[in-house]
C1' cells in the first nucleotide's frame, strides 16, 4: 500500500466482498511447563447456610461465665460445695466513638448528572495551631437489677431501687451571637499513672504527667450551593409554560434562591430546535486509524445514582442511611390464626436465565481501616492459595552425524519420482516435568533491659538511642545441588482466484462446498478420502460484535448537463456574505506570562525480577479552559467621508410583454333559394355512413363559433409557464445617449408569499371545427387498438379551485477574469458610400483549459468569490403509515421489513433491423424444360416384426455411407456349439496328428478308421498339433474427451501482421474516400509506410500453327495383288498419335478519362479482352458429420456385449415425403432400308467367323496381355411405307404360361427371353426445381462395383442442338460504407404484464390483549408543619398522649391520547431451471418513444 466482482472487451460511476488490528468472549478439534493479568456482558431474577462492624472496664452501675487469691463448710494432706468483685478479666445493660468509611451494582438519570473553568451566600466530628482562655457550684431521674403480670413467639406492661464523661439548672464568660446600640443571650466532665512537703472525715485534698470536656479563632482536608462552555437520536414531536417569569414582603435552610406562602405585574422558553418520544450512568481512559475522526466506557482510578418496589422522616459533624427506624405494596418463612420475621446489586455458595463467566478455601504475617492510653480485638477491605489455554509473555517436546537415497505409503510416461537425512544406526546433551536434599527475601514494629530529654522528682508518660527476645497465611515458596534416561510432552487450519501451498482415487447438478466471484450434469488442483505441500504452533480454526481499508457522509477529503443529485419560475423575511479612505476601540486574531489540566495509562530515558510480559523512578505530553499584559495588518464594531457597485431624474429606440374594449377578412359547418343528376364519401382494399324525399358538385344569400394563411426569420418580447389579424385605452420591463443627483442603499435567500402548459373540478354561458368515453364498419387467430363513419364530455368565455409535466439548456442566482473567426436583431457614433468602432441580445465554429468520454469552450461544463437547493448501490417506492393542503381527483412531506450483486453512464468491436446508400449472384425478371397428378424403381419417415442391424435429419439427411444385402457380406433375430478362445507375435515340445475315408447332425462340432508327406547345405525348414504364460477379442458407450478426413457459408473477396501515428483505454488508422474491376484488381488522394494468407498467374485438358518422331495408326503420289478392301512393297505429304515449342499482352488504331481503365460488328488473328473447362477452397463459423473406413483417451464386457454355424431378417406395408425412370402420343408409334462417333474395358477375361434356336441363349474356339484381336450393329438422323386422334398400331404396369443364364442354392428374394394379358395415365392444384452456349433440351455408347443382379442409380463419352436477359422495384443469399440498439449463447436475441402454484416479510382491518406517561375526581398510611390540647408529667418561661387542618405514597375511578402484540378477512410487494395468455419496450420494434393528466 491494495485486491476480487457489472462488460465480448474498455474507461468511469457505484455498491458488495476480502487481506489488518483488537476482544471480559463463546463454540469445534487438540493440549507439556511456568510467570503476570482477567473471569455473570443475560434475570437491578429469587435466595438455603456461614461469615462481611465493632470496640472501649483508663466513662458507669455492676458480676451471668472463666481463672487466681482469701475465707467458710463437707472432709481421704486434695477434691467438692458455698461466700467475698479483692485481682486478672467480663455476658447483659447505661454511656462514648464508629455503623454516612471500606465493599457491591449500573436499575434510574439527557440532568449542573458528568467533564472543564470560574463564583459567593455556607457547614465541618476526628486532626494541627491560636487565647499566658475556661474546666466552678448544684439538682432530678433512668436502664441493668428486684417483684408482679400479658403473650405460642417476637416482645411487652406495671411496681420498687441505683450510677455515670447519660440528663437538667445556676455561676463566670475575654472572645462568640443578636441588637432599636440602651442592652440582651449562651459552656463544660471527668478519668488514669506517679508523688516530696502540708492538710485529712484516711476515701482523699494538693502537686505533676497523660487522656478527656468546654468556648473562640485560624488552618488542613471534606462537604453543600450557583454560573459559562461541552455532552446521543427523532420535526412522520412545533409550539411549551399558572409557582409558570419577574417584583415587594414574610417564612424556611448551614447557606443564595419561587425553596415555600400572600399580594402585584404578564411575563418566560422555542427553528442556534423548546416541549414530547426513544436510548443511555458520566469521565480519565480503551480499541482502531498516518492523522482528523469512528466505536466504546469490563478490569484500575475520579464523580454520580441505587440498595426487594414506593413514600417518609429520626439520630447525627455528616444520611433522608446496603448488613438503622416508620408506613404502604409484592414475595418468602414461622404461627397456638390472635400475630410476627425477612431483604447477598458485601465474600463464598444455590436455583433460574443463558452461547457463556470460578472455591460455601487459608490468614490478619504484610498494607489499610474502626475502637482503645496501650496490649489488643474486629476487618470475605486486603494479602495469599484453588479452578479455567480466557488473554499476554517466556521455555520445552531434543542435538550432531547418517545414502543401501532401506522398507512401507503415494504417483508414474513403468524409466523412475516423492515422502527423504526424514527414519533406522552411531555419537552426544539433560532445560522443563520426576525423585531426594538444601534454602533466601517479603519483618519493620510491638515488648523487655539500659542511657538521655521532660519534671520539684533518680516517679510516670512520651521522644531518641544501644542491646536482647521475638512475629510468615502463602510454603513441600523463589533459587541452588544431586540422580536417571531421549527418556514424559504436537496439534490445528488451509492448498480454484483474491492468497503461501497439487496430484491420485471415489462421486456424477447427487452427495456436498462457499467470505466474494463461483465449483459439482463421468477425466472436479473448488465435494469426500489419501499421499504430498503451505501457514501458524500449545495452540489452531469458526462465529458474534468494533475500527480500518471506505475519499462509501468527504473539516482534513466528494459530488450534482448525460452515471444518484439544480426547487417549474420570481419577489422577499431571518441568516450568511459584502466596494473605497481616514479615525476610535480591541470582541475575533496573534504573542508572552501565570494558574489549572488528579493519579494510573500512552510516549522517552533509566532501574528490578536469568529474559519478556509485569513492576518501578524521572521526564515529556495532556493539542483544553481561565486570568493578566502586549501587538493592531486583516475581520467585527462606532463615528466621519468618497463614487467605480446599486439606484433616481431627462431624451430617444425596438418588441407576438400583460389587461380591457371594439373591428376585420379567408376557410369549415349548418340553413334558405337556384342550376343539375346518380352517385358521393372513404380506404392498402373495403364497408358502415349520406343520396331519387334530389346528395356530391356549382351559384347567390344568411347564421354562428373558433382560429388568425402569406409576412415568418436557430427573428423579437417575457422571470418562468408562455405570447402571432387590425385599432383604441390602461400598464410592466429592457436597451441606448449625455449630464445631474443619492451615497453601499448591494448579492443570495431557510421558512413565507405570488405566478405557474395541458388535463381535471365547481357555477353559469357558449359550441363551427376537432374530439377521450361510446356506437358501428373493417383488419385480425383474437383486436376492448392502429384505419374508416359518426359522436358526448372537453376544447372557447366569465368567476373560483387544482399546482403537476421530459415545467429541459435534463446546466440554481449574482459578480470578476481568461485567444479568435463568422452570421444576425436593436441602439449609438462616423461617413457621399463601401466599411469600421462600441453597447445590449440571439446563433455557428474553434484555442487554452476542463471532462469518464461524448462534448463544453466570454451565453463555460474553464479559473476564482458569495449564498441557497439537492445526492450517497439496485429493487421494494415516490409506496405504506402519520401530518398539512384540496370539493374531488389528488398534491407535498416521506420510511421500514424483505431481496439482489449488481443497477448505471460514455465510448469500442461485432451481430441484427419489417433503417439508409452502393454493388454482385440463374436471386428475380425474360425464356426453355421439368417436379408436384399416374404406374413403376429407389431412399426416408411411420407402422409392423423374433429381427425388420447401425449411422445421416432445414439449407449442408432422404438413387446418402452402399462403386452393387439370395448364402457370404451382416454388424440384427431364432436355434445349436466354444471358452487363453476365430486371427496375429513370442513360445518349451511333438514329426506325427499333413492328407484321405467314415458315424451322427441342419451345419459347425464331436467321435472313429486308414495313412506316415515335401525340401535340405543334415543344423534345420515348410506344414500341422499344442501345455503354461505374456497377451487376445468387442461394428459395445462417449464425434460434447480427440486425431485424421469431409460438408457448408463460398471460388464469396475477404482475413491479418510489423513499425509509425491517434486515443486514458477497449480500439482506430493502414483496409476509409474519388474512380475502376470478376476480384482489398488497379489508379489517384490520404499519418501512414511496408508485408503476409487469400484474388490473379504458374499446372492439366481443349481450340490454331510449327518442329521432331512414324507402329499396331495414315495412304497424296509410285508399284504389285484382289470381285472388293492400306491387303502388300513403299512413303511422312495429310489425318492421327505424343513430346517440345509459338501464339493473346488492351500489344496497335480512334474516342473518353489526370490515371487505372472503359467504349468501338475497328484492324490483324484459329482464338479478344480472366478464350472455354478442370484442379486449386484464406482467417474462421456451425461443440456441423463420422469412435461403423482408420487411429485413439477414458469407461464397460471376458463360459460373453467375444468366436463358429444353420435358417431367417436388412426386400415387411392402411400410409406420408424426397429423388428418378416410363408415359400420356402424329416434331409421334410401327415396319423396311440406310449414314456418321467418342471415351473406355478385356487372360479365373473379351470372345470372332461358322452352325442351332422366334428369342434370351447354346455350340464353337480363330485372334488378342491389345492404336494390331474382341466387346462394337451407335442411336436420334435420313429415305420409303403405314397408322389418322381413339384410352388408340399411344402407354406399358400387373398377371398367367413357357423358357434361358449365373450360382451348392433363385421359395422368402435375381436378371433376361418368348407367347398371352393390357392397369393408371388425355400434360397434372397450391407450390416448387434446373439452366445464359456447344449451355438447356434430346439421342445413344462405355466403365467401376460385380458369379449373377433388382443400374431407371453413379461416373464418363460423344451425336443433334435452341430460346431469352428490358432491367435491378421486389423475393433469396452475399460484399462494402453508414445509422439505431436495452442484442454479445449476438433477433431462433432481449424482454413486459395479468392469471395459476409454493415460500417470505409488510400494510389495512370488525375487534381482542397489554405497556408507560399525563389530566380530572374520590379515598388517603407513615411522616412533617400549623392549631388545639378539658387527659398526663411537673424538675418547667417546659414536654407528651389525643383531636384537628394542609401536603402526600400506594389504591380506586372517568374520558382521551400514545405505544406494542395479536386477528377472521383483505391489499399490493419480493423470491422461486423448464406452467397459461398475449407481445407492450429495445431496430422506424413493425402505430417513433417518453412525461403530466383524464
Nucleotide at each position: 500500500a491494495g485486491a476480487g466482482u457489472u462488460u465480448g472487451a474498455u474507461c468511469c460511476u457505484g455498491g458488495c466482498u476480502c487481506a489488518g488490528a483488537g476482544c471480559g468472549a463463546a463454540c469445534g478439534c487438540u493440549g507439556g511447563c511456568g510467570g503476570c493479568a482477567g473471569g455473570c456482558c443475560u434475570a437491578a431474577c429469587a435466595c438455603a447456610u456461614g461469615c462481611a462492624a465493632g470496640u472501649c472496664g483508663a466513662a458507669c452501675g455492676g458480676u451471668a461465665a472463666c481463672a487466681g487469691c482469701g475465707c467458710u463448710a463437707g472432709c481421704u494432706u486434695g477434691c467438692u460445695a458455698g461466700c467475698g468483685a479483692c485481682u486478672g478479666a467480663c455476658g447483659a445493660g447505661u454511656g462514648g466513638c464508629g455503623g454516612a468509611c471500606g465493599g457491591g451494582u449500573g436499575a434510574g438519570u439527557a440532568a449542573c448528572a458528568c467533564g472543564u473553568g470560574g463564583g459567593a451566600a455556607c457547614g465541618u466530628g476526628c486532626c494541627u495551631g491560636u487565647u499566658a482562655g475556661g474546666u466552678u457550684c448544684g439538682g432530678a431521674a433512668u436502664a441493668a437489677c428486684u417483684c408482679a403480670g400479658g403473650g405460642a413467639a417476637a416482645c411487652u406492661u406495671g411496681u420498687g431501687c441505683u450510677a455515670a464523661u447519660a440528663c437538667c439548672g445556676a455561676a463566670u464568660g475575654u472572645g462568640c451571637c443578636c441588637u432599636u446600640c440602651g442592652g440582651g443571650g449562651g459552656a463544660a466532665a471527668g478519668c488514669g499513672g506517679g508523688g516530696g512537703a502540708u492538710c485529712u472525715u484516711c476515701g482523699g485534698a494538693c502537686c505533676u504527667c497523660g487522656c478527656g470536656c468546654u468556648a473562640u479563632u485560624a488552618g488542613a482536608g471534606c462537604g453543600g450551593c450557583c454560573c459559562g462552555c461541552g455532552u446521543c437520536u427523532g420535526a412522520u414531536u412545533a409550539g411549551c409554560u399558572a409557582g409558570u417569569u419577574g417584583g415587594u414582603g414574610a417564612g424556611g435552610u448551614a447557606a443564595a434562591g419561587g425553596c415555600u406562602c400572600a399580594c402585584c405585574a404578564a411575563g418566560g422558553c422555542g427553528a442556534c430546535g423548546a416541549u414530547c418520544a426513544g436510548u443511555a450512568g458520566c469521565u480519565g481512559g480503551u480499541c482502531u486509524g498516518a492523522g482528523a475522526g469512528g466505536a466504546u466506557g469490563a478490569u484500575c482510578a475520579g464523580c454520580c445514582a441505587c440498595a426487594u418496589u414506593g413514600g417518609g422522616a429520626c439520630u447525627g459533624a455528616g444520611a433522608c442511611a446496603c448488613g438503622g427506624c416508620c408506613c404502604a405494596a409484592a414475595c418468602u418463612c414461622c404461627u397456638a390464626c390472635g400475630g410476627g420475621a425477612g431483604g447477598c446489586a458485601g465474600c463464598a455458595g444455590u436455583g433460574g436465565g443463558g452461547a457463556a463467566u470460578c472455591u460455601u478455601g487459608c490468614g490478619c504475617a504484610a498494607u489499610g481501616g474502626g475502637c482503645g492510653a496501650a496490649a489488643g480485638c474486629c476487618u470475605g477491605a486486603c494479602g495469599c492459595a484453588g479452578c479455567c489455554a480466557u488473554g499476554c509473555c517466556g521455555c520445552g517436546u531434543g542435538u550432531g552425524u547418517g545414502a543401501a537415497g532401506a522398507a512401507g505409503g503415494c504417483c508414474u510416461u513403468c524409466g523412475g519420482g516423492u515422502u527423504g537425512u526424514a527414519a533406522a544406526g552411531c555419537a552426544c546433551c539433560u532445560u522443563c516435568a520426576g525423585u531426594g536434599g538444601u534454602g533466601a527475601g517479603g519483618a519493620a514494629a510491638a515488648g523487655g533491659u539500659g542511657u538521655u530529654c521532660u519534671u520539684a522528682a533518680u516517679a510516670c508518660c512520651g521522644g531518641a538511642u544501644a542491646u536482647c527476645u521475638g512475629u510468615g497465611a502463602c510454603g513441600u515458596u523463589a533459587g541452588c545441588c544431586a540422580c536417571a534416561g531421549a527418556a514424559g510432552a504436537a496439534g490445528c487450519a488451509c492448498c480454484g482466484g483474491c492468497u503461501a501451498a497439487c496430484u491420485c482415487c471415489g462421486u456424477g447438478c447427487c452427495a456436498g462446498c462457499a467470505g466474494c466471484c463461483g465449483c459439482g450434469g463421468u477425466a472436479a488442483u473448488a465435494c469426500g478420502g489419501a499421499g504430498g505441500g503451505u501457514g501458524c504452533g500449545a495452540g489452531c480454526g469458526u462465529u458474534a460484535a468494533u475500527c480500518g481499508g471506505a475519499a462509501u457522509a468527504a473539516c482534513u477529503g466528494g459530488g450534482c448537463g448525460u452515471a444518484a443529485a439544480g426547487c417549474g419560475c420570481g419577489c422577499g423575511u431571518a441568516g450568511g456574505u459584502g466596494g473605497u479612505u481616514g479615525a476610535g476601540u480591541c470582541a475575533g486574531u496573534c504573542a508572552g506570562a501565570u494558574g489549572u489540566g488528579a493519579a494510573a495509562g500512552c510516549c522517552c530515558c533509566g532501574g528490578g525480577c536469568u529474559u519478556a510480559a509485569c513492576c518501578u523512578g524521572g521526564g515529556a505530553a495532556c493539542u483544553g479552559c481561565a486570568c493578566c499584559u502586549g501587538a493592531u495588518a486583516c475581520u467585527g464594531u462606532u463615528g466621519a467621508g468618497c463614487u467605480a457597485g446599486a439606484g433616481u431624474a431627462c431624451g430617444g429606440u425596438a418588441g407576438a410583454g400583460g389587461g380591457c374594449a371594439g373591428u376585420g377578412g379567408a376557410a369549415u359547418u349548418u340553413c334558405c333559394u337556384g342550376u343539375g343528376u346518380a352517385g358521393c364519401g372513404g380506404u392498402g382494399a373495403a364497408a358502415u355512413g349520406c343520396g331519387u324525399a334530389g346528395a356530391u358538385a356549382u351559384a347567390g344569400g344568411a347564421a354562428g363559433g373558433a382560429a388568425c394563411a402569406c409576412c415568418a426569420g436557430u427573428g423579437g418580447c417575457g422571470a418562468a409557464g408562455g405570447c402571432g389579424a387590425c385599432u383604441g385605452c390602461c400598464u410592466g420591463g429592457a436597451c441606448u445617449g449625455a449630464u445631474a443627483c443619492u451615497g453601499a442603499c448591494a448579492c443570495u435567500g431557510a421558512g413565507g408569499u405570488g405566478c405557474g402548459a395541458a388535463a381535471g373540478c365547481g357555477u353559469g354561458g357558449g359550441u363551427a371545427g376537432c374530439g377521450a368515453a361510446c356506437a358501428g364498419g373493417a383488419u385480425u387467430a383474437g383486436a376492448u387498438a392502429c384505419c374508416c363513419u359518426g359522436g358526448u364530455a372537453g376544447u372557447c368565455c366569465a368567476c373560483g379551485c387544482c399546482c403537476u409535466a421530459a415545467a429541459c439548456g435534463a446546466u440554481g442566482u449574482u459578480c470578476a477574469c481568461u485567444c479568435g473567426a463568422u452570421g444576425u436583431u436593436g441602439g449609438c457614433a462616423c461617413a457621399a458610400g463601401a466599411u469600421c468602432g462600441u453597447c445590449a441580445g440571439c446563433g455557428u465554429c474553434c484555442a487554452a483549459g476542463c471532462g469518464a468520454a461524448a462534448g463544453c469552450g466570454u451565453u463555460a461544463a474553464g479559473u476564482g468569490a458569495a449564498c441557497c437547493a439537492c445526492c450517497u448501490g439496485g429493487g421494494g417506492a415516490g409506496u405504506a403509515c402519520g401530518a398539512u393542503c384540496g370539493c374531488a381527483a389528488g398534491a407535498u412531506u416521506g420510511a421500514a421489513a424483505c431481496u439482489c450483486a449488481a443497477a448505471g453512464g460514455a465510448a469500442u468491436u461485432g451481430a441484427c433491423g419489417g433503417g439508409g446508400g452502393u454493388c454482385c449472384g440463374c436471386a428475380c425478371a425474360a425464356g426453355c424444360g421439368g417436379u408436384g397428378g399416374a404406374a413403376c424403381a429407389u431412399g426416408u419417415g411411420g407402422u409392423u416384426u423374433a429381427a425388420u442391424u447401425c449411422g445421416a435429419u432445414g439449407a449442408u439427411a432422404c438413387g446418402c455411407g452402399a462403386g452393387g444385402a439370395a448364402c457370404c457380406u451382416u454388424a440384427c433375430c431364432u436355434g445349436g456349439g466354444c471358452u487363453a478362445g476365430a486371427a496375429u507375435g513370442c513360445g518349451a515340445g511333438u514329426g506325427c496328428g499333413a492328407u484321405u475315408c467314415u458315424c451322427u447332425g441342419a451345419a459347425a462340432g464331436c467321435g472313429g478308421a486308414a495313412g506316415u508327406u515335401c525340401c535340405u547345405u543334415c543344423g534345420g525348414g515348410a506344414c500341422a498339433c499344442a501345455a503354461a504364460g505374456c497377451a487376445a477379442g468387442g461394428u459395445g458407450c462417449u464425434g460434447c474427451a480427440u486425431g485424421g478426413c469431409u460438408g457448408u457459408c463460398g471460388u464469396c473477396a475477404g482475413c491479418u501482421c510489423g513499425u509509425g501515428c491517434c486515443g486514458u483505454g477497449a480500439g482506430g488508422u493502414g483496409u476509409u474516400g474519388g474512380g475502376u474491376u470478376a476480384a482489398g484488381u488497379c489508379c489517384c488522394g490520404c499519418a501512414a509506410c511496408g508485408a503476409g494468407c487469400g484474388c490473379a498467374a504458374c499446372c492439366c485438358c481443349u481450340a490454331a500453327c510449327u518442329u521432331u518422331a512414324g507402329u499396331u495408326g495414315c495412304c497424296a503420289g509410285c508399284a504389285c495383288a484382289u470381285a472388293a478392301u492400306g491387303g502388300u512393297g513403299g512413303g511422312g505429304a495429310c489425318u492421327c498419335u505424343a513430346a517440345a515449342g509459338u501464339g493473346a499482352c488492351u500489344g496497335c488504331c480512334g474516342g473518353c478519362g489526370c490515371a487505372a481503365g472503359c467504349c468501338g460488328c475497328g484492324a490483324g488473328g484459329a482464338a479478344g479482352g480472366u478464350g472455354g473447362g478442370g484442379a486449386u477452397g484464406a482467417c474462421g463459423u456451425c461443440a456441423a458429420g463420422u469412435c461403423a473406413u482408420c487411429a485413439u483417451g477414458g469407461c464397460c464386457u471376458u463360459u460373453a456385449u467375444g468366436c463358429c454355424c444353420a435358417g431367417g431378417g436388412c426386400u415387411a406395408c392402411a400410409c406420408a415425403c424426397g429423388u428418378g425412370c416410363u408415359a400420356c402420343a402424329a416434331u409421334g408409334g410401327c415396319g423396311c432400308a440406310u449414314a456418321c462417333a467418342a471415351c473406355g474395358g478385356g487372360u479365373a477375361g473379351c470372345g470372332a467367323a461358322g452352325c442351332c434356336g422366334c428369342g434370351a441363349g447354346g455350340u464353337g474356339g480363330a485372334g488378342c496381355c491389345a492404336a494390331u484381336c474382341c466387346c462394337c450393329c451407335a442411336a436420334a438422323g435420313u429415305g420409303c411405307g403405314u397408322c389418322c386422334c381413339a384410352g388408340u398400331u399411344c402407354g406399358g404396369a400387373u398377371u398367367g404360361g413357357a423358357g434361358u443364364c449365373u450360382g451348392g442354392a433363385a421359395c422368402u428374394c435375381g436378371a433376361c427371353u418368348c407367347c398371352a394379358u393390357g392397369a393408371a395415365g388425355g400434360u397434372g392444384g397450391a407450390a416448387u426445381c434446373g439452366c445464359u452456349a456447344g449451355u438447356a433440351a434430346u439421342c445413344g455408347c462405355g466403365c467401376a462395383u460385380c458369379a449373377g443382379c433388382c443400374a431407371u442409380g453413379g461416373c464418363g463419352c460423344g451425336g443433334u442442338g435452341a430460346a431469352u436477359a428490358c432491367g435491378u422495384u421486389c423475393c433469396c443469399g452475399g460484399a462494402c460504407c453508414u445509422u439505431g440498439u436495452a442484442c454479445a449463447c449476438a433477433c431462433u436475441g432481449c424482454c413486459c404484464g395479468u392469471c395459476a402454484a409454493g415460500c417470505c416479510a409488510u400494510g389495512g382491518a370488525a375487534g381482542c390483549u397489554g405497556g408507560g406517561g399525563g389530566u380530572g375526581c374520590c379515598u388517603g398510611a407513615a411522616g412533617a408543619u400549623g392549631g388545639u390540647g378539658a387527659c398526663u408529667u411537673u424538675a418547667c418561661g417546659g414536654g407528651g398522649a389525643g383531636c384537628u387542618a394542609u401536603c402526600u405514597a400506594a389504591g380506586g375511578u372517568a374520558a382521551a391520547a400514545c405505544u406494542a402484540g395479536u386477528a377472521a378477512c383483505u391489499a399490493g410487494g419480493g423470491c422461486u431451471a423448464a406452467g397459461u395468455c398475449g407481445u407492450a419496450a429495445c431496430a422506424a420494434g413493425g402505430u417513433a418513444g417518453c412525461c403530466g393528466u383524464a
Description:
The prediction has a mean pLDDT of 84. The RNA shown here (small-subunit ribosomal RNA) has 1494 nucleotides and comes from an uncultured bacterium. It matches the Rfam family "Bacterial small subunit ribosomal RNA". The sequence is in RNAcentral, with records from ENA.